[in-house]
The part of an RNA shown here (large-subunit ribosomal RNA, domain I) has 494 nucleotides and comes from Thalassospira alkalitolerans. Its Rfam family is "Bacterial large subunit ribosomal RNA".

Context: one part of a larger RNA
């Protein structure tokens, strides 16, 4: 060199753990905003970078309640403090709440720069945006008057996870090409709402039997049809289910507002049963022995696996003030009649599963245009006859959709390349003009008891002792420590 054997290094896989994440469930909540928010810039602590709180009254002010010895958040100290005259924390209601931001005096390149008036008169303090809306006022061409201006009042405005409705609306891609058609009324842009929304009390269906408001829902059924009859789209009667509620337009009524009285629920928070020996060991919660409690033997913690060590859990209490909600009653206000430029119809579209097509039915850009219950719609072209129902006025709870979010609790979920992108000071660090993209990175010990002292070295870095501690090959790059690669020691070979 080489092969074997052994003995470090280096690396950080694997086992274990988990503070974080994922689903789900069942309850809450469904909204914040000009009484200036969401989302920030800046500040602010004796000492103060960062994260958390707080706002120039800045890790906090006050009241009330509640607790009951320790307290001045964290990374992390040191000095001073506070507290049984009740801190410190908890839980209600207030105070305070700089600048930016809808930003709202005006401007602006966000967190800055000017300004008018009022009131204080060295400090400060308010007030001035724009639209809608009503009222008053003034008031033009152009007499009246209208428009316009102007003040006062009241609303609005922005943000925010899906859920809903409404106004607009693609392509890519399927059709084995493409042009109707799909894709799809999807994506995605606007606008409004609410905790749900929409939708609703028959001019509906049905078929000669009747049913009886919406609304989801399982079947009907991938059926009957649509459909370059091509890809493909795709009901609707009846039946079975959840929930179920009907009212009003002049009156013993409705809806809105207010007052009164009553009422559930509901904060922190009390209380809360029972175990000792001995054995192993650093430590008992194991092991053995003998007890006990149990409406409690989900959990989790404590030196190792605890019903009886702590914290809880099972049951019991307890609860302030207002709003809100419900019910009752009072007052007040408000509400004008059956619906015509409406049904229908022509012509152009669109929506019904239904691509014009025998094509009802329903929106309506457009030009027509009725009847008045002795009347008027539909029954899928259209007539007759038979059924059936009464449009052009309004409201209406459940039952259904969803989770930015609380709070309970679960999981044949995940355990650090996994489970969020984020267990860790992650939407960071970094890239990017920019829109935008977007990481890595957990585990010393049961506890810092994190090595006092001595050497050696440069007052190092590093080690050796020495002590700590069950262990230091648990020494902060620290649990375990796998291979790949790199040494060293032996032994063969050469």
């Nucleotide at each position: 060199g080489g092969c074997a054997u052994u003995u470090g290094g280096u690396g950080g896989a694997u086992g274990c753990c988990u503070u974080g994440g994922c689903g789900u469930u069942a309850a809450g909540a469904g909204g914040c905003g000009a009484u200036g928010a969401a989302a920030g810039a800046c500040g602010u602590g004796g000492c103060a970078c960062u994260c958390u709180g707080c706002g120039a009254u800045a890790a906090g002010c006050u009241a009330c309640g509640g607790c009951g010895a320790g307290c001045c958040g964290a990374g992390a100290g040191c000095a001073g403090g506070c507290u049984u005259u009740g801190a410190c924390c908890c839980g209600u209601a207030g105070a305070u709440u700089u600048c930016u931001g809808a930003a709202u005096g005006g401007g602006g390149a966000a967190a800055c720069c000017c300004c008018a008036c009022c009131c204080a008169a060295u400090a400060g303090g308010g007030u001035g945006a724009u639209c809608a809306u009503a009222a008053c006022g003034u008031g033009a061409a152009u007499a009246c008057a209208u428009a316009g201006c102007g003040u006062u009042a009241u609303g609005a405005g922005g943000c925010g996870a899906a859920c809903c409705c409404g106004g607009g609306g693609a392509a890519c891609u399927g059709a084995a090409a493409c042009a109707u058609c799909u894709c799809a009324g999807u994506a995605c842009c606007c606008g409004g709402a609410g905790g749900a929304a929409a939708g609703g009390a028959c001019a509906u269906c049905a078929a000669c039997a009747g049913a009886g408001a919406c609304u989801c829902u399982g079947c009907u059924a991938g059926u009957a049809g649509c459909g370059g009859c091509g890809a493909g789209c795709g009901a609707a009667c009846g039946c079975g289910g959840a929930u179920c509620a009907g009212g009003c337009c002049a009156g013993u009524g409705g809806c809105c507002u207010g007052u009164a009285u009553g009422u559930a629920a509901g904060a922190a928070c009390c209380g809360g049963a029972a175990c000792a020996a001995u054995c192993u060991g650093g430590a008992a919660a194991g092991g053995u022995u003998g007890g006990c409690c149990a409406u409690a033997g989900u959990g989790g913690g404590u030196g190792a696996u605890a019903g009886c060590c702590c914290c809880g859990u099972a049951c019991g209490g307890g609860u302030a003030g207002a709003a809100a909600g419900c019910a009752u009653a009072c007052a007040g206000g408000u509400c004008c009649u059956c619906g015509a430029g409406u049904a229908g119809g022509g012509c152009g579209g669109g929506a019904c599963a239904c691509g014009u097509g025998a094509a009802a039915u329903c929106c309506u850009g457009u030009c027509u245009g009725a009847a008045c219950a002795u009347g008027g719609g539909g029954g899928g072209a259209c007539c007759a006859c038979c059924c059936u129902c009464c449009a052009a006025g309004c409201c209406u709870a459940a039952g259904u959709a969803c989770u930015c979010c609380u709070u309970a609790a679960c999981g044949a979920c995940c355990g650090a390349u996994a489970g969020u992108g984020u267990a860790c000071c992650a939407g960071u660090a970094c890239c990017g003009u920019g829109a935008g993209g977007g990481a890595a990175a957990g585990g010393u010990g049961a506890a810092a008891a994190g090595c006092a002292c001595c050497c050696c070295g440069a007052u190092a870095a590093g080690g050796g002792g020495a002590g700590u501690g069950a262990a230091a090959u648990a020494g902060u790059u620290c649990c375990u420590g796998a291979a790949a690669c790199c040494g060293g020691a032996u032994g063969c070979c050469u």

The sequence was found in a public genome assembly.